[in-house]
C1' cells in the first nucleotide's frame, strides 16, 4: 500500500529538548499558538478495540464483565463546525 467489518458529541496532562506555524486535504469559519503551539522524548493517565475472563450457541459468532498485566490506540474543542471529495483516522480479521 489493497478489499471487508467495527468504532469515531464519553474520558484522561505534567515535564524535557526545538522553534513557527499548527488543527489530514480543497473551500469558508472558528480554535490553539513566542505566557512557546504543532512536532520528538520521558513519566503519568484514560479507555476497552484486541488477548484474558463467563454465559449461551446454529461453533460461525452474541451477550455481559475485568482493568493487576500483554497488543494497539488516545489524552483542547463531535474527525473543531458547514460545504466538497477516489474522504481520513483507529483497531480487528484476512490475502
Nucleotide at each position: 500500500g489493497c478489499a471487508c467489518c467495527a468504532u469515531c458529541c464519553a474520558g484522561a496532562g505534567c515535564g524535557g529538548c526545538c522553534g513557527a506555524g499548527a488543527g489530514a486535504c480543497c473551500u469558508g469559519g472558528c480554535u490553539c499558538g513566542a505566557c512557546g503551539a504543532c512536532g520528538c522524548c520521558g513519566c503519568a493517565g484514560c479507555a476497552a478495540c484486541c488477548c484474558c475472563c463467563c454465559a449461551c450457541c446454529g461453533c460461525g459468532g452474541u451477550g455481559g464483565g475485568a482493568g493487576c498485566g500483554g497488543g494497539u490506540g488516545c489524552u483542547c474543542a463531535u474527525g473543531c463546525c458547514g460545504g466538497g471529495a477516489a474522504c481520513g483516522a483507529u483497531g480487528g480479521a484476512g490475502g